[in-house]
RNA sequence: AUUGAACGCUGGCGGCAGGCCUAACACAUGCAAGUCGAGCGGCAGCAAUGGUAGUUUACUAUCAGUUGGCAAGCGGCGGACGGGUGAGUAAAGUCUGGGGAUCUGCCUAAUGGAGGGGGAUAGCUACUGGAAACGGUAGGUAAUACCGCAUGAACUCUGAGGAGCAAAGGCUGGGAACCGAGAGGUCCAGUCGCCAUAAGAAGAACCCAGAUAAGAUUAGCUAGUAGGUGUGGUAAUGGCGCACCUAGGCGACGAUCUUUAGCUGGUCUGAGAGGAUGGACAGCCACACUGGGACUGAGAUACGGCCCAGACUCCUACGGGAGGCAGCAGUGGGGGAUAUUGCACAAUGGGCGCAAGCCUGAUGCAGCCAUGCCGCGUGUGUGAAGAAGGCCUUUGGGUUGUAAAGCACUUUUAGCUAGGAAGAAGUACGCAUUGUAAAUAGCAUAGUGUAUUGACGUUACUGGCAGAAUAAGCUCCGGCAAACUCCGUGCCAGCAGCCGCGGUAAUACGGGGGGAGCGAGCGUUAAUCGGACUUACUGGGCGUAAAGGGCAUGUAGGCGGUUCGUUAAGUUAGGUGUAAAAGUCCUGGGCUUAACCUAGGGAUGUGACUUAAGACUGGCGAGCUAGAGUGAUGUAGAGGGGGGUAGAAUUCCGGGUGUAGCGGUGAAAUGCGUAGAUAUCUGGAGGAAUACCGGUGGCGAAGGCGGCCCCCUGGAAAUAGACUGACGCUGAGGUGCGAAAGCGUGGGUAUCGAACAGGAUUAGAUACCCUGGUAGUCCACGCUGUAAACGAUGUCUACUAGGAGGUUGGUGCGCUUAAAGUGCUGACGUCUGUAGCUAACGCGUUAAGUAGACCGCCUGGGGAUUACGGCCGCAAGGUUAAAACUCAAAUGAAUUGACGGGGGCCCGCACAAGCGGUGGAGCAUGCGGUUUAAUUCGAUGCAACGCGAAGAACCUUACCUACUUUUGACAUCUAGAGGAGGGUACAGAGAUGUACCUGUGCUGUAAAAGGAACUCUAAGACAGGUGCUGCAUGGCUGUCGUCAGCUCGUGUUGUGAAAUGUUGGGUUAAGUCCCGCAACGAGCGCAACCCCUAUUCUUUGUUGCCAGCACGUAAUGGUGGGGACUCAAAGGAGACAGCUGGAGGUAUAACCCAGAGGAAGGUGGGGACGACGUCAAGUCAUCAUGGCCCAUAAGAGUAGGGCUACACGCGUGCUACAAUGGCUAAUACAAAGGGAAGCGAGAUAGAGAUAUUGAGCGAAACCCAAAAGUUAGUCUUAGUCCGGAUUGAAGUCUGCAACUCGACUUUAUGAAGAAGGAAUCGCUAGUAAUCGCAGAUCAGAAUGCUGCGGUGAAUACUGUUCUCGGGCCUUGUACACACUGCCCGUCACACCAUGGGAGUGGGUUGCACCAGAAGUAGGUAUCCUAACUUGCGAGAGGGGGAGCUUACCACGGUGUGAUGCAUGACUGGGGUG
Repeated sequence: AUUGAACGCUGGCGGCAGGCCUAACACAUGCAAGUCGAGCGGCAGCAAUGGUAGUUUACUAUCAGUUGGCAAGCGGCGGACGGGUGAGUAAAGUCUGGGGAUCUGCCUAAUGGAGGGGGAUAGCUACUGGAAACGGUAGGUAAUACCGCAUGAACUCUGAGGAGCAAAGGCUGGGAACCGAGAGGUCCAGUCGCCAUAAGAAGAACCCAGAUAAGAUUAGCUAGUAGGUGUGGUAAUGGCGCACCUAGGCGACGAUCUUUAGCUGGUCUGAGAGGAUGGACAGCCACACUGGGACUGAGAUACGGCCCAGACUCCUACGGGAGGCAGCAGUGGGGGAUAUUGCACAAUGGGCGCAAGCCUGAUGCAGCCAUGCCGCGUGUGUGAAGAAGGCCUUUGGGUUGUAAAGCACUUUUAGCUAGGAAGAAGUACGCAUUGUAAAUAGCAUAGUGUAUUGACGUUACUGGCAGAAUAAGCUCCGGCAAACUCCGUGCCAGCAGCCGCGGUAAUACGGGGGGAGCGAGCGUUAAUCGGACUUACUGGGCGUAAAGGGCAUGUAGGCGGUUCGUUAAGUUAGGUGUAAAAGUCCUGGGCUUAACCUAGGGAUGUGACUUAAGACUGGCGAGCUAGAGUGAUGUAGAGGGGGGUAGAAUUCCGGGUGUAGCGGUGAAAUGCGUAGAUAUCUGGAGGAAUACCGGUGGCGAAGGCGGCCCCCUGGAAAUAGACUGACGCUGAGGUGCGAAAGCGUGGGUAUCGAACAGGAUUAGAUACCCUGGUAGUCCACGCUGUAAACGAUGUCUACUAGGAGGUUGGUGCGCUUAAAGUGCUGACGUCUGUAGCUAACGCGUUAAGUAGACCGCCUGGGGAUUACGGCCGCAAGGUUAAAACUCAAAUGAAUUGACGGGGGCCCGCACAAGCGGUGGAGCAUGCGGUUUAAUUCGAUGCAACGCGAAGAACCUUACCUACUUUUGACAUCUAGAGGAGGGUACAGAGAUGUACCUGUGCUGUAAAAGGAACUCUAAGACAGGUGCUGCAUGGCUGUCGUCAGCUCGUGUUGUGAAAUGUUGGGUUAAGUCCCGCAACGAGCGCAACCCCUAUUCUUUGUUGCCAGCACGUAAUGGUGGGGACUCAAAGGAGACAGCUGGAGGUAUAACCCAGAGGAAGGUGGGGACGACGUCAAGUCAUCAUGGCCCAUAAGAGUAGGGCUACACGCGUGCUACAAUGGCUAAUACAAAGGGAAGCGAGAUAGAGAUAUUGAGCGAAACCCAAAAGUUAGUCUUAGUCCGGAUUGAAGUCUGCAACUCGACUUUAUGAAGAAGGAAUCGCUAGUAAUCGCAGAUCAGAAUGCUGCGGUGAAUACUGUUCUCGGGCCUUGUACACACUGCCCGUCACACCAUGGGAGUGGGUUGCACCAGAAGUAGGUAUCCUAACUUGCGAGAGGGGGAGCUUACCACGGUGUGAUGCAUGACUGGGGUG
C1' cells in the first nucleotide's frame, strides 16, 4: 500500500459497487421452459350467439363446436441457450501462434423443385388390472406424424456404359371460367412453411509447436506400447478398433511416480525486473447426489430428460413406487463470517408464434449489511468578566479557552407540505404514400392523426414551512512516531509490533485532566507485496563472518586463436495479419462534484508469416602458426616400484672383571639387585629407524618422500627452432590415487606403547609424573575413504611499480682453464612493498588487483558431522540429507578497559635485615550472640568493633513499664480576659490537681485610652515526630592515595569505535626534566607559594633574662640598673645543583656520583594541602531537605527501670609474669597547657583519701606541678618483698540522690599468670622502645582520645626470588555487573515436539483372478411382424423386432505387493524452565 474479510467500540444522509472464501454437507415449501388452434382429430370447462321447452318477458332448463377461445392428446420448434459451482483435472485442460481431413437447426443471398398414392396410431368409446405410480385388451379416427412410387438441374458412387437419393402443406384476398347438393374445391395473387444443392455468416469437432506448479530421500518407464500394411469405424484425421509384420518409443533439456491446483484477460504490490493472486465482470474448460451407459437430435454422452448399480430421504394397502436447489429465495448444519421464502416483465435480451401475445428468479428494480470506494453534513459570525466547574501549581498563577453562556444570522441534511421530469422505443385503430397484382381487395411499407403501455415510485429534481433545531466517535501520547502532566499501584495488577516498562516519586500499567492523529468511522487480528541487493536476470557472495569438492584424470555439456569464401540458425531492420471486450494510461463527454458511466486514442508479444542486411556468434569449405603437441641435446632432484648392502644406537643372550646398590622423581615409591644387578670389557642374536650433511633447500597432482649401491619407471624446466596445424580450457555423473587410526588373512616383534596393572600426587585423581605392559607400531596381500586432507585461498589464460636473498638451466665479459665477480635471459621457492582491493586484519606479478572461461559450494543460531530412506562397507562406519520444536540472536575483524597461578621495567616498613608487640593470663573497653518489659539507634573486609560517645547514677535518652495530657513542651495569626510574678496548705510516686494569700510592673499620658512583652481561656489554621527511605537528595566524611596520574583545544591518522599528543631512549620522589618523534600547545594534579622547626641578623625589653657595675639576704634577679646572653615576637637573610671535577659518568642534554664551603646539601625535618574518578562506600540520629507515614499519637509530660544483663566468640588496650627488677629513703632536670560556681600556696587535723582555714592569681608575675634518672640500703630466683584480680570490713569526696550503677582511701584477702600454638601488627632517627606531664568533655567518674617534653637504640645485602598493594609498556581473552567474571556435562523434577517400537486401525494405489446390471456392437437353429414387391399363396423375398448368446464394461469380491496417515506398552536422544 492492499483485501469477497472477521472481531471490539461507535454510528447522520446519499450515490456507485460488493456480499457462504467453511460442508461439491443434507434439503421442507414456492417459483426458475415453454410455446404454436395460421400443422391435426377435436371440444372437458368458461363466455357469446342461435334454436327448443317452461313461465313471474327476462330468467331457468336443455340442444347446437356455430363463434371467441381451449384442458388433455398427436405434431413442430425450443428444453445442448440463459443461470449455478470449482469437486475433478499438471493435461483429453488453458494461453499464444499455426494447420487440414470435417459437420452445422434457426439466419442471409442463390439455383432448381414441391407430381401421384398408401397403411397406421394417440386422443376418444367399451371392458378391465393396480393402494398408487402406471397400465392391459377390443373398436374406430386426423395431420406439416409415418411409408412406398414418379421426377433428378445439382449431389454421391462408378467398371464412365450407368446406378442411387427428395418434398407438406397452412393462412389471407379474389373477377371471369370449371367442378360440387352444399360447405367448399380447382385456379390466380400474396404470405408463412416444405424438399434438394452449392455458398456465406456464426458455431462446433480434430491436429501441431511453444508456454503453463513442487518433490531426485521418485531413475528408469512402456506391450496397442512405437511404427508399417490392410480393413473396420467416425462428421472427419489417427492404434480410435482389429489382423499381420517390424522392435521400437519416452527419459538428467527430468520420463515414470507422489503431492498440490480449474486456466486466462486481469487484480494487488513494486522504480522496474519480479513476487503474490485468479472473489466480482468477461473468455475457455469441467461438473450437476456417487459411478456406469447410451437414446433422441443440427448440436448432449443432456443441472430442472431416459436406463442401470450404490448410498441417503419420502410414500405404501408391504405387492411396489417417488426424489436429487453446485437455478432464485429460503431451512438445518458447519463456521470467526456472508442478505429477502420481495416487485415487475415497463426496459434490455432469450424461447415459441404471421401476429396480438404467452413464458422468462436471465434481467430490470427494490429490501438487508459502514463490506469497500466516493460525496455531504453535524452549524456560521461575534463574544474576556479570560465566568463557573475540572485539572495542574513554584500558590504568583497557568490550562481547558472564544471554547461555553450571551447576542446576531443561516437552513445543506433529516422532518412536514405542494409540484414534478427522463428512462417510451413501440403497439392498436384510422388517414394516406409506394410496391406487388387484373384489382380501389389482401399483404408489406415512408409519413401522419387518435388512443394507449413505468416494476422502480410517496422516484430524481424544484418551491414552501418551522427551528440550531435531527446528527461524533475511535485510537494513540517512552523511542521508532505527531502528541505530558497529576493521582493510584509497588516485579503485584498489568502492558508489549521491536527495543523494553512495573521491585514507593512509572510521560510505558489503571484512572483523571490536557494533547496528537484520523473521522462516520477508528482500532485489532488474519493475509499478500514492499522495504529485503535477505535467492542477487536487472542485482550478492565463498583467506578469517555461512560457503573451494582431499587430489587428479576424463564423458556429456559450456566456452574457444587467426585469414578468406559461403550459408543465413542466432542477431538487426522493414512489412502483413493477429494479440476479444472490459480493465490500466491519455484526451474529451454525462450525472451539482467525485466515485461511477461513456466516446475516441494509445499501450500490451522470448509469438506467427514474409522481405532485406551480412558486422559479430553459429554451420560448411579452404588455409595459417603466436595456443597445444611431437622429435633432438645435455641438466637438477628425499618423484615412484623392486632387490641388495653398511655403520651407530637400543634391547636381549653367553662369557670375563667387579660389589652394593641401581633406577626414577619436585620429593618419593612401585620395579631391578648378594640366585651378583647397575657399571665395564668381549662375543653373539634380532628387529626397527637412518645422527652429522640439512637449509622459509629439492621433488611430487594431492596424500607424501631422507644412509649407500644396482635394476625398472613417471614428471619438470632450459637450449635450438625441424614437424603437426586449434588437435585447446573447464568438467555434472564416472574412474583412479588418497596421512593416521581401524578391519581381515599370514608373517614379524628391537624400541615405543592405547587398554590394563602397580607406585605416587590429590579432598577424590578412572589424569598429568614414575615402573611395567597387550593390541598396535614393521612386512605381504586385500578392505576402509576419512583429517585443522590448510595457503582454512578450485583449475586455466592475459595484463598491471619496484627492491632483496635462495635453488636450478642457458649465455656475454673476465680468465690459459677452473673458481670468484659482474651483466643478460628462462623456470621454481622466500621476504618486503607501490597502485588497487578488503568490514578490518591483511593480500599485493606465486593477488585476496584488473578482466575472461568452466566447475564446486553458501543463504540467521541451535536442533544437525542428526533421524528416516537410498547407495557403499566384513564391521567400525562413510556418503547423500530433512522436519517438528526453540532462541533474538549466533558470528568476524578491530577498539577502549578490566583481568591472567603471561612477559618486561619501577616503587612502597611490601618482603628481607632488626627492635618491640598482639594471639596464652587477669582486668578495662567496644562488637557479635544470647537474654530481657527494655537491654534505644547507627557503623560490618581492608576503609565497623577505646567507632558516633571530648565522658549513660537522675538529666542526657531516642528504649521499656506505669500514670497523665491534646492548638499541645516549642513558632505565627484571631478574639476575649488578666499585671507578670511569688508564696502557703492539702492529695499524689511525680507530672498534676484543688484551695488560699500576696502582688499592680515597663512605655506613654495631666488622667484615661493605647502600645511592647508576659500569662490564662476559646476556636481553628497549624505545631510536633531521634517515625521510613543515605537506593530520591544537599552538605560533610572515609577509601584507593600524597599513588602520579586524569584530560582538553587545534592539527594529523583511521569507514568507525578510537589513536596520536600521554608512546620511545635516558632521568626523577614525581606525566620531574632532557632528547627524539605528526604533532603543537594548554588545563586539573606533582613541585613551589602557607605554617612549625633547625642557623643567623635587625628592632623592641615586661611579668622574661643577669655578663659586667652597685646594694642586700641564711638563701633566691631579691633591689638599683643593664640589653650583652637566654628567651619572647615582628621583620629580614640563608640552599639555588650556586661552586669544583680524577682531561668523573652520560649523548657537549636532563641528570647522577664525589668533593669544597656551610647551622643546614641535594624536595634539610614535620604539617596543612588530596587531580579526573571508584566503591548506589558512610551519615535522613549533627544540620538541611523531596516524597511517604502518625495526628486523643508514632506528638508532649512525669516517676521508676533499661542502655552497666552473661554459657560464650572476636577486636582494641592496661597491668604483669620480674633482678636492665620490686620495695624503702634521699635527691636533680622539662615542655606544652589550664585556672573565677576556678587554680588554690602555706598552715593545722587525719594513717590516708581528704577536711578546716586561706595568701596569691583573670596569669611570661600566683597556683596546678613531673617521672624514668642519680645516690644509698634491702630482697637473691621463690608463684616470691613478683603480680595484683577477687572478696570482707571501715571510710573520704562529688552530687536532690552512689541499691541496681561512681571514683578514691585504709586494712585484710592474695586468683590467673613463670614470655604465650597456628597466625598476625607497628616501626628506618630524635624514629622504635621506655618515662612521666597537661588538656578537652566534666558536679563526680579514663587503662580511652588529643597534645607535650625526658631518656634514647638496632638494622636495611650497591637486595627484589617470594607475599601484599600500586604505576608504566606489552601480550592473550569466549570477561564489560569487567575473574567474587564467564561457563561445560551428568543427575533430580516439570513441560514440549520428535526418532525407534511387538503391533493395531482405517485410507490411496499396482498386479493377478472372479464376477458381470443397464447399454451398444456382432451372431442367431427359436418366436413375432400394417405399409413395399410378387407367381396373389393366408406362400416367398427383403426389412424390422423379441428372446438367447458373444465381446466390452460400472458396482462388488478374493489373493498379493507398494505407499503415506493415525495410534502403541516400552525406549533413544533433543529443546525449554